[in-house]
Context: one part of a larger RNA
C1' cells in the first nucleotide's frame, strides 16, 4: 500500500405511500364599497411566538333550525371551567365590528397628530370622557346676492348621486409602437397587434334594410361549418385576402319626430289673432304610409313592465341490507369451513388484502331561516279592416359636391360604398337612396331619432365528477409558519423544507462520562440497525477484523 471476504459509519439515491397540486367535463355564480370595500395595522386566550378565528360584545355575544354526548381552534400539559335545563359542532338571519385605506373634519413620513358644530356626562368652574356631525365633485330644489337699474357671476342650505377595488380573463371606445418579414430597405409587413387611457356587464357588441344579389330571389342581427387560399388586392414583391350561395344554432320584434286635434303657460300687439315652450291624444310606413273626411265590426291574440305564485333547487341533515368458526400472526381485513344481503360488489378507513366491522353507496326522505328559477294567476300596456281624393307630413347646415384623410379584403387606382377635418350645400313622394367610374333602362330600398331576448366571448370564485395526469430535484415557486425565510434603497428577485410506530408504549430505574452531549445495562414494541438526526437506506467517500500479494 493493492485486492478480496465480513461487520459498520457516512450520505442520501431507490421502492413504496399522500395531506398537495394539474387538466378537463357540468351546474352555479359573476361583483364589492360612504350602510366605509379590496387590502392592512394593532390587539383579542389563566398560561400564547407563529398560522387560524375573532374585535374593546374581540379563538368571540344573540336568536332559529340542524345534531344528540361529549367540550374549552392548530396543540400537547397544568389549572380552571362549560355540558341532557342539550354544550362543543353544522346550516340560516341579526348585533358587535379599534386604527389606516377611496378615506372624506384638517393635516400627515398609512395604522399617527390637531379641530370646529350640537346633545350626554363630569366639575365650584376650568379641565376631562362620550354620542353625533362637519371632503369633494355632478345633477335638482330653495335662500340670498356683487361690479350694474333689472339681471347674472358669486356665496350659503338641502336632497339624491358620484368616488376606489377586482379576474394581467372576457366586450365597447379613443390613443397608438417598435423589434420582425420582405434575406439590405423606404411604401409595404409585424398591426390597428403590444402597450396606455375612458366606459360597461353578466356578457358586451351588433340589430329589425337609404340590405344583399343578378336578370332568379332572399328578407334584423350573432355564431359556427362551407365556398376559399378562390375573386380580388400587392415595391403584383413579402405578404393580405373577402363576398354571393350552401348547410346549421338561435330566433322577435317595437317605440318615438312631423302633419292634425286639445289643454295650459309665456310673448307680442291690432284685443282676438299670432307666434313659442310644454302636456295629453294622433302616428309609425315602401305591393308608399299618415295627416284629413266618410264608413264599419267586435272582442282576438301578445307580453321583454309590476305584483303574486303551486311548485323545484340551493345553503345543515335523516333512514339505509347482509357473518360466523377454526388456523396462522404483534395484530386478521389472510387461508380453509359453513351461511347471508345485493335498486347497495363506488370509494375510504380499521394493528396485512372487509359486498356483510366503522364511514359510506343504491334507494328514499328532510328547513324554522335566507337565495335563486318558476308553470299558474292578476294588473298595465300593445294589437286590425273599408272606401275617398283636393291639401298637408314623412327626421338640415344633414344628403350630395369640393379640398385633405381614413374605414372597407380593396396600398388611389376606372374606386363604387362607409366615416369625416375645412368649405359649401339640397329635394318631400312628378320626392330621395343603392345595384362597384359614369349614362339609360330596370329592379332594391327609406337616410340624417331610439330600444330589443336567444344563439356568442371569458372564469378570481362556489358545487359535483372524472383522468392510460404528477408523486416530493416530479406535481403549483409554495403538500411543511410560502409569497415565508432570505436577497436588493426600490421596482423586484425568491428559496430548501414530508414519511417514528397499529398505538408513544417517545426509554421508569441502574452505569460510564470531560456531564443538557454520547453510549451501555433495564424497560416497552412484531422489530429499537422503528429512538424523535427515526420507513426503506443505493453509489461516491471512510473505519474495523481476518486472508492473500508486494
Nucleotide at each position: 500500500g493493492g485486492c478480496a471476504a465480513g461487520c459498520g459509519g457516512u450520505g442520501a439515491a431507490u421502492g413504496c405511500c399522500u395531506u398537495g397540486g394539474u387538466g378537463c367535463c357540468a351546474a352555479g355564480a359573476g361583483g364589492c364599497g360612504a350602510u366605509g370595500a379590496a387590502g392592512g395595522a394593532c390587539g383579542c386566550a389563566g398560561u400564547c411566538a407563529c398560522c387560524u378565528g375573532c374585535g374593546a360584545u374581540a379563538a368571540g355575544c344573540u336568536c332559529c333550525g340542524g345534531g344528540g354526548a361529549g367540550c374549552g381552534g392548530c396543540g400537547a400539559a397544568c389549572a380552571c371551567g362549560c355540558u341532557u335545563u342539550g354544550a362543543u359542532c353544522c346550516g340560516g338571519a341579526g348585533a358587535u365590528u379599534u386604527c389606516c385605506g377611496a378615506a372624506u373634519g384638517g393635516g400627515g413620513c398609512a395604522a399617527c397628530c390637531c379641530a370646529g358644530u350640537u346633545g350626554g356626562g363630569g366639575u365650584a368652574a376650568u379641565a376631562c370622557c362620550u354620542g353625533a356631525u362637519u371632503a369633494u365633485c355632478g345633477u335638482u330644489g330653495g335662500a340670498u346676492g356683487a361690479a350694474u337699474u333689472c339681471a347674472u357671476a358669486g356665496u350659503c342650505c338641502a336632497a339624491c348621486g358620484a368616488a376606489g377595488c377586482g379576474a394581467u380573463a372576457c366586450c365597447c371606445g379613443g390613443u397608438g409602437a417598435a423589434g420582425u418579414g420582405a434575406a439590405a430597405c423606404a411604401u409595404c409587413u409585424c398591426a390597428g397587434u403590444a402597450a396606455c387611457c375612458g366606459g360597461a356587464g353578466g356578457a358586451a357588441a351588433a340589430g329589425a334594410a337609404g340590405a344583399a344579389g343578378a336578370a332568379a330571389u332572399u328578407g334584423a342581427u350573432u355564431c359556427c361549418g362551407u365556398c376559399a387560399g378562390u375573386a380580388g388586392u400587392g415595391g403584383c414583391g413579402a405578404g393580405c385576402g373577402a363576398a354571393c350561395g350552401c348547410g346549421g344554432a338561435a330566433c322577435a320584434g317595437c317605440c318615438u319626430a312631423a302633419a292634425c286635434c286639445a289643454g295650459c303657460c309665456u310673448g307680442a300687439c291690432u284685443u282676438g289673432u299670432c307666434a313659442g315652450a310644454c302636456u295629453g291624444g294622433g302616428g309609425u310606413u315602401g305591393c308608399g304610409g299618415g295627416a284629413c273626411c266618410g264608413u264599419a265590426a267586435u272582442g282576438u291574440g301578445g307580453u321583454a313592465u309590476u305584483c303574486u305564485g303551486a311548485g323545484u333547487g340551493c345553503u345543515a341533515g335523516a333512514c339505509g341490507a347482509a357473518c360466523g368458526g377454526c388456523a396462522u400472526g404483534g395484530a386478521a381485513c389472510u387461508g380453509c369451513c359453513g351461511g347471508c344481503c345485493a335498486u347497495a360488489g363506488a370509494g375510504g378507513g380499521u394493528g396485512a388484502u372487509a359486498g356483510a366491522c366503522c364511514c359510506g353507496u343504491a334507494g328514499u326522505c328532510g328547513a324554522a331561516a335566507g337565495c335563486a328559477c318558476a308553470a299558474g294567476g292578476a294588473a298595465g300596456c300593445c294589437u286590425a279592416g273599408c272606401g275617398g281624393a283636393a291639401u298637408c307630413c314623412c327626421a338640415a347646415g344633414u344628403a350630395a359636391a369640393g379640398c385633405g384623410g381614413u374605414g372597407c379584403a380593396c396600398g388611389u387606382g376606372a374606386a363604387a360604398c362607409a366615416c369625416u377635418g375645412c368649405u359649401c350645400g339640397a329635394a318631400u313622394c312628378c320626392g330621395c337612396c343603392c345595384g362597384g367610374a359614369c349614362c339609360a333602362c330596370c329592379g332594391g330600398g327609406c337616410a340624417a331619432g331610439g330600444c330589443u331576448a336567444a344563439a356568442u366571448a371569458c372564469u378570481c370564485c362556489u358545487u359535483g365528477g372524472c383522468g392510460a395526469c404528477c408523486g416530493a430535484u416530479a406535481g403549483u415557486g409554495a403538500a411543511c409558519a410560502a409569497g415565508u425565510a432570505c436577497c436588493g434603497c426600490g421596482a423586484g428577485g425568491g428559496a430548501a423544507a414530508g414519511g417514528u410506530g397499529a398505538a408513544a408504549a417517545g426509554c421508569a430505574c441502574c452505569c460510564c462520562u470531560u456531564u443538557u452531549a454520547g453510549g451501555g445495562g433495564a424497560a416497552u414494541g412484531a422489530a429499537a440497525u422503528a429512538g424523535u438526526a427515526c420507513c426503506u437506506g443505493c453509489a461516491a467517500c471512510u473505519g474495523c477484523u481476518u486472508g492473500c500479494c508486494u
This is a predicted structure of a 550-nucleotide part of an RNA (large-subunit ribosomal RNA, domain I) from an uncultured bacterium. Its mean pLDDT, the model's own confidence on a scale to 100, is 85. It was read from a public genome assembly.